Context: one part of a larger RNA
């Protein structure tokens, strides 16, 4: 070194971007590092092995052969990898013509609802539960009209689309990023993957100013209850909300890394092109390109299942796992204000 694996058994890094690095369409010439043939030189001796010989055998000693798979030197070969120089265009990327989308950021804005303020009408309850109490209310509540005020989140459409991933939903403006379709006009290998390494990264949390309507950990009273530091009920503080700043973790999940290539079908959807039919819309059919479902073959799988959006059959590069506990803990080290993060053993034990 090579052999095994990572959907549920241990294992895909949340997740895209990228420096090095491994891999890398396709012609033709040239090279001749690598590869591949030959040749000389060496590759001590003795050990293994094989044929033979000598001690009665054997162990042991001994002759000869091979072996020493390797290293220099030379000579060649050019099919393949490098390498150099000239192309090509199927990969990749631009143009210019469409097109859909809750894709991101910012500004104004609307309308129902809670709740809270005032002002009418109007009386004795209301609110809650398994049933009940705290509660709130004759100080005039609940209800109800009117009218004000925040504050938060956007019923119905709704199915689905959109993002790399966390994720994103009133409706209006603007700025912005991707995708998908067509044309085949341009560049001509410009790719893919990615240890470090820098970006984004849900809630919760933490810092600095605001905001605070419901909600609502903590906590307070009430109830169950044997207790009841709960479930169930009244209140209620951070918090949820906004700016700007950390933090970087999640069952961050499809528990299934990315890129490629080929491998029965059946049927839905969503976005796009071409063709058919229609006087034209609309609605309909064929086809094809790209997303997203359900089923099913073959194969795979330990089963379960997956099965052209694979867990088939393959190439190429990354992570990552090696019995259970100790433990994602101690230790040291990097990062953070902290909480923690991340990197990460061992003794022991069964």
């Nucleotide at each position: 070194c090579u052999g095994g694996g990572c959907g549920u058994a241990a294992a895909g890094c949340g997740u895209g971007c990228g420096c090095a690095g491994g891999c890398g369409g396709u012609u033709a010439u040239a090279u001749a590092a690598g590869a591949c043939a030959g040749a000389u030189g060496u590759g001590a001796a003795a050990u293994c092995c094989c044929c033979g010989g000598g001690c009665u055998c054997a162990a042991c000693c001994u002759g000869g052969g091979a072996c020493c798979u390797g290293c220099a030197u030379u000579u060649g070969u050019g099919a393949c990898u490098g390498u150099a120089u000239a192309g090509c265009u199927a990969g990749a990327g631009u143009a210019c013509g469409g097109u859909a989308g809750a894709g991101g950021g910012g500004g104004a804005u609307g309308g129902a609802a809670u709740u809270c303020c005032g002002c009418g009408u109007g009386u004795a309850g209301c609110a809650g539960u398994g049933a009940a109490a705290u509660g709130c209310g004759u100080a005039g509540a609940u209800a109800u009209g009117c009218g004000g005020a925040g504050g938060a989140a956007c019923a119905c459409c709704g199915a689905u689309g959109c993002g790399a991933a966390g994720g994103c939903a009133g409706a209006u403006c603007u700025c912005u990023g991707g995708g998908c379709c067509g044309u085949a006009a341009c560049u001509g290998a410009c790719g893919c993957u990615g240890a470090g390494g820098a970006g984004c990264g849900a809630a919760a949390g933490c810092g600095u100013g605001g905001g605070g309507a419901g909600c609502g950990a903590a906590c307070a009273g009430g109830a169950u209850u044997a207790g009841a530091u709960a479930c169930c009920c009244u209140g209620g503080u951070a918090g949820u909300c906004c700016a700007c700043g950390c933090c970087g973790u999640a069952a961050a999940c499809g528990u299934u890394g990315g890129g490629a290539a080929c491998u029965a079908g059946a049927u839905g959807u969503a976005g796009g092109g071409a063709c058919c039919a229609u006087u034209c819309c609309a609605c309909g059919g064929u086809u094809u390109c790209u997303g997203u479902g359900u089923c099913g073959c073959a194969g795979c799988u330990a089963a379960c299942g997956c099965a052209u959006u694979a867990a088939g059959u393959u190439c190429c590069c990354c992570g990552c796992c090696u019995g259970g506990g100790g433990a994602g803990u101690a230790c040291g080290g990097u990062c953070g204000c902290a909480a923690g993060a991340c990197u990460a053993a061992a003794a022991c034990u069964c």
Small-subunit ribosomal RNA, central domain from an uncultured bacterium, 350 nucleotides, folded computationally.